Large-subunit ribosomal RNA, domain II from a Planctomycetota bacterium, 679 nucleotides, folded computationally.

Context: one part of a larger RNA
C1' cells in the first nucleotide's frame, strides 16, 4: 500500500421530560408465600413509596407558619381562577459508575533480576623477546678512621621499546551495515592502581559508582515482570445506513480564567396566549452636541502689520529723582490670517424614542434538546501604529464561515446572483462581441506614446478644446539691408577704469533713432553685439490661465506588470442601436410541503435540533409458505423505488427457509501513523 474481517453514545440504578396505555371511589405493591405446563407465568403479600398541607434549624404550631414585645410589617404557604395523581412502558436528557472508541508521561504495591555491568570476598590463571642498571655486595684508591672516588658485582622500578593480553586516539569504510557499536589503518598501557577463570556478597529512593547521573541482562534522573487499570488526559485523532424541515455561533458577564468552563445572547422543537408585541414606509412629536462650521462667545494654542500704554531687557545721560533713545520681549488695543479628541455663540444629515395611519407577518411566555465562546476579508466611520502591513482594536453593512452558478486569465471574503429534480427551449446580470472564445456595427473626437501594465516630486515650443491680455496693413513677428552718434575717456576709485572690476550719478545734445549703455571682448583702449530707429518683406505674431490625451522622470537579481496571439483601432472618451452571456427569470413536465378549494408560495447549507424511513442478526406467531423438479450465499442482467434499497431471470451452489405482523439488538465503515490476515 491495496483488498478481506473487526472496530467507537452501551448497561444497571436514580432523577426529569415527552410519547401511549391501566387505574383514579388516590395509585403502586416490595421480600416472602402458595400454585404452575417451571430461565417463564398466575396467585397472594399494604410492609413500604408517591399523593392528599404548610411553615420553621428545631421544639412546633398549622390554612398558616417563621421572623418580631407585637393582634405591625414582611418572606414562603392557603384561600380564588385552576387543577391535580400515581403505575407501568418506551423514548430524549442529567447524575453515579471506565459511561462514545483509542492514546500518556507518571503515582503506589508485591515480586523476579549482579548470567551484562560497577564495587568487594574468597581461591586459581597469565605477562615472548630486548632495554636502563637504583639500593646493597666485593675489590681498588684513599682517610688517623670514617667519608669519598673508580671497578666489578647485583638486579631496584605504578622505569623504557615490544608480542601475546587488555584498552579504544585519530582518519576512513559502515549507517534498511557483514554487527541495534563493526571493519581497516593508525595509536594507548603491557610487573602493575595490572590482565583474566572460578565461586560468592549487597538491589530499584536501593546497590555500585578512582563521580559521567555511570552502571545495575541492547531499559536507568529511578530496573523489568505481574497488580491497583479500562489511573486520568480543560489535549489529538477517529466515530459506520438513507430522504425531508429548521437553522447557528465565533459575543457580553464571571472564571489561578485566556485553545477549557458557568449564565445570557444567537438555533431547534412541544404547549399555551397573542395580533396594540415585532418589522417596513410616509407623517407627526421629542431629546441630542456627532459632520460642517466658528470662536471680537469660552478654554487654550497660533502668525504677520500696526499703534499707544505699561513692565522688564539693552544704551545714552546722571549726585538723587528723573529724562531720552530703542531693526529686542511681554501685556492691552487695532486690523489682516487661522487651530483644537479631552473648545463650542452654533449646529445638520442619519440613527435612538414615542403616536396614529397602512403595509408585512411575526412575536411573547413556558417545558425538552443544543451546538457556539480561535473568526476571515470589503466597504463606512474612528482609536492603536508611521493618514505602514495580507497589522491591530471598536462602529454600521455586506460577504464567506456555512454558498454552489457567471464575471474577474488563473483566485473562501471583490463584481453579478442565492442550486428541490428534469429539459439538446425562451430573456437577461455582472461582463462581454478581432482569434484562442459564445456575441457588432455606426457616428463624432482624441492619442502615435504599442500609451493603452502600477508611481511621485518635477521637467518640456508633443498635440486637441477653451478663456483672457499685447502688438499688427499709420505694416506687426522673425529674418535680411543700414544706422546704432555728440558733449564724453561722465565724476569717483584705481597702476589703468575709455558704456562693460567696484561706488555715485544716470543729465543734456544732435537726431528717424541711439542706455552716461545687455551679452561677449582688451593690460586699458580698441572690435563685435544688444537695447532704439529707418528700409525691405506683406499677415497674423507675442504672453498668461483652465482643460483632455500622450512624453521624460522609470534600475534588481532564470523569462516574462494587455491571460496569450495579435491590434494603430481590436486602444481612449462621448453618443446610438444590436447580440453574447448564469444553476437568476419565463416556458414545459415532475416531487414534498404550506395554502380550506383555487390563485399562489416554499425546498442552498457546517455545527446543531426535528421528523419519516431503509436495511443487518436474533426472538415469537412458526416444525409457517417454499425447498435435491434446488434453499441460503455467490456471480452476471438494459426492471422497480427520491433514497437507504427491493423485485425478476439466468448461472453457480447443494439444504435450508422468506413475506407478513410483533419483539430485542454485539445492527450498517473509507479514514483513528487504528487492530488481524493476504496479496
Nucleotide at each position: 500500500g491495496c483488498c478481506g474481517g473487526c472496530g467507537a453514545g452501551u448497561g444497571a440504578c436514580u432523577g426529569u421530560c415527552g410519547g401511549c396505555g391501566g387505574c383514579c371511589u388516590g395509585g403502586c405493591u416490595a421480600a416472602g408465600u402458595c400454585c404452575u405446563u417451571c430461565a417463564g407465568g398466575g396467585a397472594u403479600g399494604g410492609a413500604g413509596c408517591c399523593u392528599c398541607a404548610g411553615c420553621g434549624a428545631a421544639a412546633g404550631c398549622g390554612a398558616g407558619u417563621g421572623u418580631g414585645a407585637a393582634u405591625a410589617g414582611c418572606g414562603c404557604g392557603a384561600c380564588c381562577c385552576u387543577u391535580c395523581g400515581u403505575c407501568g412502558u418506551c423514548g430524549g436528557c442529567a447524575g453515579u459508575c471506565g459511561a462514545c472508541c483509542c492514546g500518556a508521561a507518571u503515582c503506589c504495591g508485591a515480586g523476579u533480576g549482579a548470567a551484562c555491568u560497577a564495587c568487594c570476598c574468597a581461591u586459581g590463571g597469565c605477562c615472548a623477546g630486548g632495554g636502563u642498571g637504583a639500593a646493597g655486595a666485593g675489590g681498588a684508591u684513599g682517610u688517623a678512621a670514617c667519608a669519598a672516588u673508580c671497578c666489578u658485582u647485583g638486579g631496584a622500578g605504578g622505569c623504557c621499546c615490544g608480542a601475546a593480553g587488555g584498552c579504544g586516539u585519530c582518519g576512513g569504510c559502515g549507517u534498511u551495515g557483514a554487527a541495534a557499536a563493526g571493519c581497516c589503518g593508525u595509536g594507548c598501557c603491557a610487573u602493575g592502581a595490572g590482565c583474566u577463570g572460578u565461586g560468592g556478597g549487597g538491589a530499584g529512593g536501593a546497590g555500585u559508582g578512582a563521580a559521567a547521573g555511570u552502571c545495575u541482562a541492547a531499559u536507568c534522573a529511578a530496573a523489568c515482570u505481574c497488580g491497583g487499570a479500562g489511573c486520568u488526559a480543560u489535549c489529538u485523532g477517529g466515530u459506520u445506513c438513507u430522504c425531508c424541515c429548521c437553522g447557528a455561533a465565533a459575543u457580553a458577564g464571571c472564571u489561578u480564567u485566556a485553545g477549557g468552563g458557568c449564565u445570557a445572547g444567537c438555533c431547534u422543537u412541544g404547549u399555551g396566549c397573542u395580533u396594540g408585541a415585532c418589522c417596513c414606509g410616509g407623517a407627526c412629536g421629542g431629546g441630542g452636541g456627532u459632520a460642517g462650521a466658528g470662536c471680537g462667545a469660552c478654554u487654550g494654542g497660533u502668525u504677520g502689520a500696526g499703534u499707544u500704554u505699561u513692565g522688564g531687557g539693552g544704551g545714552u545721560u546722571u549726585a538723587c529723582c528723573a529724562a531720552c533713545c530703542u531693526a529686542c520681549c511681554a501685556c492691552u488695543c487695532u486690523c489682516a490670517g487661522u487651530c483644537a479628541a479631552a473648545c463650542u455663540c452654533c449646529g445638520a444629515a442619519u440613527a435612538c424614542c414615542g403616536u396614529a395611519c397602512g403595509g408585512g407577518g411575526c412575536g411573547c411566555a413556558u417545558g425538552g434538546g443544543a451546538g457556539u465562546c480561535a473568526g476571515u476579508c470589503c466597504c463606512u466611520g474612528g482609536g492603536g501604529g508611521a493618514u505602514a502591513a495580507g497589522c491591530u482594536c471598536c462602529u454600521g453593512g455586506g460577504a464567506c464561515a456555512a454558498g454552489a452558478g457567471g464575471g474577474a486569465a488563473a483566485c473562501a471574503g471583490c463584481c453579478c446572483a442565492g442550486a428541490c429534480c428534469a429539459u439538446c427551449g425562451g430573456c437577461u446580470a455582472a461582463g462581454g462581441u478581432c482569434c484562442c472564445c459564445a456575441a457588432c456595427a455606426c457616428a463624432c473626437a482624441c492619442u502615435c506614446a504599442g500609451u493603452g501594465a502600477u508611481a511621485a516630486a518635477g521637467g518640456a515650443a508633443g498635440u486637441g478644446a477653451g478663456a483672457g491680455u499685447g502688438c499688427u496693413a499709420a505694416g506687426a513677428c522673425a529674418g535680411c539691408c543700414g544706422g546704432g552718434a555728440u558733449g564724453u575717456u561722465g565724476g569717483c576709485u584705481u597702476a589703468g577704469a575709455a558704456g562693460c572690476a567696484g561706488c555715485c550719478a544716470c543729465c543734456a545734445u544732435u537726431u528717424a533713432a541711439a542706455g552716461a549703455g545687455u551679452g561677449c571682448g582688451u593690460a586699458a583702449c580698441a572690435g563685435c553685439u544688444c537695447a532704439c530707429c529707418g528700409g525691405u518683406c506683406g499677415a497674423g505674431c507675442g504672453c498668461u490661465c483652465u482643460u483632455g490625451c500622450g512624453c521624460c522622470g522609470a534600475u534588481a537579481a532564470u523569462g516574462a506588470a494587455c491571460g496569450g496571439g495579435a491590434c494603430u483601432a481590436a486602444g481612449u472618451g462621448u453618443g446610438u442601436g444590436a447580440c453574447c452571456g448564469a444553476a437568476g427569470c419565463c416556458g414545459u413536465g415532475g416531487a414534498u410541503c404550506c395554502g380550506u378549494u383555487a390563485a399562489g408560495g416554499a425546498u442552498g447549507g457546517u455545527a446543531g435540533g426535528g421528523g419519516a424511513g431503509c436495511g443487518u442478526u436474533c426472538u415469537c406467531c412458526g416444525c409457517u409458505a417454499g425447498g435435491u423438479u434446488g434453499a441460503a450465499g455467490c456471480c452476471c442482467g438494459a426492471c422497480c423505488g427520491u433514497g437507504a434499497g427491493g423485485a425478476c431471470g439466468g448461472g453457480u451452489g447443494g439444504a435450508c427457509g422468506a413475506u407478513g405482523g410483533a419483539g430485542a439488538a454485539g445492527u450498517g465503515a473509507g479514514a483513528a501513523u487504528g487492530c488481524c490476515g493476504g496479496c

Model confidence (mean pLDDT): 84 of 100.
NCBI's taxonomy places the organism under Bacteria, Pseudomonadati, Planctomycetota.